RNA sequence: GCCAAUGUAGCUCAGUGGUAGAGCAAGCGUUUCAUAAGCGCUGGGUCGCAGGUUCGAUUCCUGCCAUUGGCA
Numbered sequence: 001g002c003c004a005a006u007g008u009a010g011c012u013c014a015g016u017g018g019u020a021g022a023g024c025a026a027g028c029g030u031u032u033c034a035u036a037a038g039c040g041c042u043g044g045g046u047c048g049c050a051g052g053u054u055c056g057a058u059u060c061c062u063g064c065c066a067u068u069g070g071c072a
Stems, first nucleotide, its partner, number of pairs: 001071007010024004018055001026042005048064005
């Protein structure tokens, strides 16, 4: 330099155009003499950035940024 993949909650990841979810973690409650485990509840998100298409974009298109892999 060229090609491809990935970017969503603190972490690991779902989500094929119509109000963004799970597990773990955190907080609270319950249980226990107490702690852990278990059970229940709660909070937490400019969906990497900018533009385009659309009535409507996390999702489709373009550019840029970051990370990873391949080729040279």